[in-house]
Context: one part of a larger RNA
RNA sequence: UUGGGCGUAAAGCAUCUAUAGGUGGAUUUUCUAGUCUGUCAUCAAAUCCCAGGGCUCAACCCUAGAUAGGUGGUGGAAACUACCAAGAUGGAGUAUGGUAGGGGCAAAAGGAAUUUUUGUUGGAGUGGUGAAAUGCAUUGAGAUUAGAAAGAACACCAAUAGUGAAAGCACUCUGCUGGGCCGACACUGAAACUGAGAGAAGAAAGCUAGGGGAGAAAAUGGGAUUAGAUACCCUAGUAGUUCUAGUCGUAAACAAUGGAUAAUAAGUGUUUUGCAUAUCAACCCACGUAGUUCUAUAGCUAACACGUUAAGUAUCUCGCCUGGGGAGUACAUUCGCAAGAAUGAAACUC
Repeated sequence: UUGGGCGUAAAGCAUCUAUAGGUGGAUUUUCUAGUCUGUCAUCAAAUCCCAGGGCUCAACCCUAGAUAGGUGGUGGAAACUACCAAGAUGGAGUAUGGUAGGGGCAAAAGGAAUUUUUGUUGGAGUGGUGAAAUGCAUUGAGAUUAGAAAGAACACCAAUAGUGAAAGCACUCUGCUGGGCCGACACUGAAACUGAGAGAAGAAAGCUAGGGGAGAAAAUGGGAUUAGAUACCCUAGUAGUUCUAGUCGUAAACAAUGGAUAAUAAGUGUUUUGCAUAUCAACCCACGUAGUUCUAUAGCUAACACGUUAAGUAUCUCGCCUGGGGAGUACAUUCGCAAGAAUGAAACUC
C1' cells in the first nucleotide's frame, strides 16, 4: 500500500456555515475526450514460457515461436461517463395561508424565601452534633412583631413533554427577530449532497479592566474525630459565583453512534398538524404528515444489544484507527496577557 474497521475492544472532529475538490435525478439530441474494438509501428539481446535439436541423461547450449501488457499512429462502435443543445418535473428552492414552541436579543414589572439593619414585646440561653466543642448572647442574643435595604434564584405547573446546529434555553408581560412543521395552488427549473484548508458560535473553571457582593462556598483560621487527619462532621470565611466589555477554546462537549439519499413486518404511547365522520362544547374515531418514547420480526453483532430515529440492505462524501507503555510527553511551529491550547515524534522497554 491492498485488505479490514470506528456504540462498549484502537478509532466519528464538541457543533454548524461554506471555498477548492469528489459525487450527482428522469427524457431527447450533438460530439467522440474517457470507454470498447480492429490494425500498423515500437518496447535491444540475454532471461521467463513453449516446440524442436546438440553434449550418453541432466544442468547447460543452439534454433524457431508465442501470450498478456505499455506507448504512439490510423480505422470503427456510440450503450455508459463527460461535453453541446433543448424542453419537462418528482429532488432543491421562492412566494402564499396557517400553526406549535423554556429558540435568540433588549426593556419593564412581580411575589415567596434568605441575610443585614431600625424599632416593639420579652428575659437566658442559643446554635450545632453520633456525642461535643469552637461560635453568638445581660453592651439584651435566640424567639416574636412592624418597617427599611440588598443581591441572587424563579417553588407548584413539570412530563419518557417542547425547542435550538451544538453549547444551551423556564416567574410574568411588551418590543424586535431567526428557524421548523402542515395545507392547497402558483413560480424557478437540477440552482443538489458532502466538504480539505477557512470562518462562525462554543458549558464550567481560569484570566484582564470596571461595577456588584444576599446566600452558599475552593483557599485559609478555629473546634472535633483519629495512632496521625494537611480529610469526611461543626463554626467562621476570601477568590470566584452576578453584571458590562474583552480573553480563553477546552469537558464522560455522550446517543461514547459524522452528514445526505432510497427502499425494507408489526404493535403500544406522546407532541405538532391536515382532512373526513360524528356528536358535543371538550370529547369519540379513521386515514395521512413532521418530531419523540417503549416493545418486537427479518437481518446484523464477539456478546451485550441495535432493530423504519438501524449498529440491517445499498450508494455518495468527509474525518479517524493500526499492540501496551514511553506520551498526548520532548523538540519545533502557530495561537494566548498568562494558565495553557493545537499540531505531534523517537530512543528504550514488555
Molecule: small-subunit ribosomal RNA, central domain
Organism: Pseudotsuga menziesii